[in-house]
RNA sequence: GCGGGUGUAGUACAGUGGCUAGUAUGUAAGCCUUCCAAGCUCGAGACGGGAGUUCGAUUCUCCCCACCCGCA
Numbered sequence: 001g002c003g004g005g006u007g008u009a010g011u012a013c014a015g016u017g018g019c020u021a022g023u024a025u026g027u028a029a030g031c032c033u034u035c036c037a038a039g040c041u042c043g044a045g046a047c048g049g050g051a052g053u054u055c056g057a058u059u060c061u062c063c064c065c066a067c068c069c070g071c072a
Stems, first nucleotide, its partner, number of pairs: 001071007010025004018055001027043001029041003048064005
């Protein structure tokens, strides 16, 4: 340099053109316990950036960025 893939809570993953964007774990508070752990309840927390298509984009298209793989 060329081609391909991935990018979603702190972390690991789902997800689909119309969802209140979900699960586990972590985390805040409360309950329980003599205390801790475990358990239970409840809360906060995310679609890499920009543009386009569309009534509507996290999803489709293009560009950029980061990472991974292959070729040279």
A computed fold for a 72-nucleotide RNA from Candidatus Saccharibacteria bacterium GW2011_GWC2_44_17, annotated as transfer RNA. It matches the Rfam family "tRNA". Rfam's curators write: Transfer RNA (tRNA) molecules are approximately 80 nucleotides in length. Its family is annotated with triplet codon-amino acid adaptor activity in the Gene Ontology. The organism belongs to Candidatus Saccharimonadota, within Bacteria.